[in-house]
Context: one part of a larger RNA
Molecule: large-subunit ribosomal RNA, domain I
Organism: Gammaproteobacteria bacterium
RNA sequence: CGCACACGGCGGAUGCCUAGGCGACAAGAGGCGAUGAAGGACGUGGUAGCCUGCGAAAAGCUUCGGAGAGUCGGCAAACAGACUUUGACCCGGAGAUGUCCGAAUGGGGAAACCCAUCCCGCUUGCGGGAUAUCUUCAGCUGAAUACAUAGGCUGGGGAAGCGAACCCAGGGAACUGAAACAUCUAAGUACCUGGAGGAAAAGAAAUCAACCGAGAUUCCCUGAGUAGCGGCGAGCGAAAGGGGACCAGCCCUAAAGUGCUGGAUUAGCUAGUGGAACGCUCUGGAAAGUGCGGCCAUAGCGAGUGAUAGCCUCGUACACAAAAGCUUAUCCAGUAUGAUUCGAGUAGGUCGGGACACGUGUUAUCUUGACUGAACAUGGGGGGACCAUCCUCCAAGGCUAAAUACUCCUUGUCGACCGAUAGUGAACUAGUACCGUGAGGGAAAGGUUAAAAGAACCCCGGUGAGGGGAGUGAAAUAGAACCUGAAACCGUGUGCGU
Numbered sequence: 001c002g003c004a005c006a007c008g009g010c011g012g013a014u015g016c017c018u019a020g021g022c023g024a025c026a027a028g029a030g031g032c033g034a035u036g037a038a039g040g041a042c043g044u045g046g047u048a049g050c051c052u053g054c055g056a057a058a059a060g061c062u063u064c065g066g067a068g069a070g071u072c073g074g075c076a077a078a079c080a081g082a083c084u085u086u087g088a089c090c091c092g093g094a095g096a097u098g099u100c101c102g103a104a105u106g107g108g109g110a111a112a113c114c115c116a117u118c119c120c121g122c123u124u125g126c127g128g129g130a131u132a133u134c135u136u137c138a139g140c141u142g143a144a145u146a147c148a149u150a151g152g153c154u155g156g157g158g159a160a161g162c163g164a165a166c167c168c169a170g171g172g173a174a175c176u177g178a179a180a181c182a183u184c185u186a187a188g189u190a191c192c193u194g195g196a197g198g199a200a201a202a203g204a205a206a207u208c209a210a211c212c213g214a215g216a217u218u219c220c221c222u223g224a225g226u227a228g229c230g231g232c233g234a235g236c237g238a239a240a241g242g243g244g245a246c247c248a249g250c251c252c253u254a255a256a257g258u259g260c261u262g263g264a265u266u267a268g269c270u271a272g273u274g275g276a277a278c279g280c281u282c283u284g285g286a287a288a289g290u291g292c293g294g295c296c297a298u299a300g301c302g303a304g305u306g307a308u309a310g311c312c313u314c315g316u317a318c319a320c321a322a323a324a325g326c327u328u329a330u331c332c333a334g335u336a337u338g339a340u341u342c343g344a345g346u347a348g349g350u351c352g353g354g355a356c357a358c359g360u361g362u363u364a365u366c367u368u369g370a371c372u373g374a375a376c377a378u379g380g381g382g383g384g385a386c387c388a389u390c391c392u393c394c395a396a397g398g399c400u401a402a403a404u405a406c407u408c409c410u411u412g413u414c415g416a417c418c419g420a421u422a423g424u425g426a427a428c429u430a431g432u433a434c435c436g437u438g439a440g441g442g443a444a445a446g447g448u449u450a451a452a453a454g455a456a457c458c459c460c461g462g463u464g465a466g467g468g469g470a471g472u473g474a475a476a477u478a479g480a481a482c483c484u485g486a487a488a489c490c491g492u493g494u495g496c497g498u
Stems, first nucleotide, its partner, number of pairs: 001497009015483001016447002020418002022415007029407002031162002039101003042055003046079001049075003061095006070083003106115003116131006133159009166197001167195005177184001181231001207214002218245005228236002249399003252343001257337009267327004272320003278293003282289001294311002296300001302314003348372008358384001379394005434441002454482001457469004
């Protein structure tokens, strides 16, 4: 040095576990904000930090309910000191307080800071209130300029900002595909902007159809990858009809309806309450396991308890409950809105665009930037160039629930979903540490035990680190670098080989 065996070290795989995730389903909610939001800064405890809560009235105050014996949030124990059956702590409803920043709104500003004016209280100084902009309404004023108007001032109302997706509208790419590329595609997608609601949008035929008829809109299946469009390339791609979901119609003489307020009834939500039935024995550290004998069940879903519990605990089936607040539905009353005059610079035309599955094509239809420009129901539009016949409808005004889309969020339930390199980036001080001027990027890190019973005391040692005894424990090779403890890697001992 190699091989073998035994025993260790290091290491943290594997197994088991779950405090956290992921995905659904059902119901709810679908907004918050100048009565100052979302999000923060700084404070706040007898206490040094972080988290949570709260706001100078600061882990809290008042009140109304629930509940009933301990309590003073977590990491996190101890100490000190308090509260509590005259009902604390805790849970729910309503209220009070609520520093500073932030739309931030008195002015400024390098957010959490600086500096003001006026009024009131009160007079060291402090406390309270007002003072941004835009808009609308009302009032008072009021130029050039006579009436007026603009403007100014005061007061009442509204707006703003934030928020996950869904919706409508105004703008609107490129990579890519076409095996290159320009029409085309990607795609009216991504993205930007504006606006709204719990849904939005659309909507009661100047619609389809085909000589038979249907009868607003929306969504799903089919029709159908069909008819078509297309450097007829790549690709794009209907509609009628049929079957379903849901159904609702109205008004311009003013209504259906919708919203708000109040009242009545109704059903729920926001705390909760009751809730059946078991003992002995054996093994064991521990019984829920074994053995024996019982019981309940509208409850043998589930979780916990020292191993596997219907009958130990919490629950579960079932049956109940609200002082206060909120909500659903129906009815009644009031109020607001719907909401302005049956549709002319309109229909149609020409030129140029855009939308229609449809790229100008034989291209109807819709829309409109420019220029034009009718008829008036004895009229007008459409039926895919155009004309006739026929059929059908009535534009240029308006409202309208449901079926549909989505989930930041709440409650409940479920999973041939994950189980710590998985599952969220995050099971733990996580959008933390750390990196970056910044936009931004972004980790690692779970497990002693049933219970800390977390090792008194002794010894070695640097008043160490670490270890040896002793003790606890079922177990300490479970000792906090703590369940299990693989491999790589490093040793010690023995044997054999060289």